[in-house]
Molecule: transfer RNA
Organism: bacterium
């Protein structure tokens, strides 16, 4: 320098145009003498950033940022 892939809650992770599943962690409650286990409830108005398309975008297009991989060039 060229090409490809990835970025979603504190961590892991589903979703692939119709408005964010689940697990762990955390918070509140129940059970228990206490803790753990178990049970119930809560926990993203928002998907790396900006812009665009669309009635509607995490999802499509694009800019930039970050990470990984392959190929090449110079030393």
């Nucleotide at each position: 320098a060229g090409g490809g892939c990835c970025g979603u809650c504190g961590c892991c992770a589903a979703g692939c145009g119709g408005u964010a599943a689940g697990g762990c962690a955390c918070c509140g409650g129940g059970u228990u003498u206490u803790g753990g286990u178990c049970c119930c409830g809560g926990c993203a108005u928002u998907c790396g950033u900006g812009g665009g398309u669309u009635c509607a975008a995490a999802u499509c297009c694009u800019u930039c940022c970050g990470g990984c991989c392959c190929u090449g060039c110079c030393a």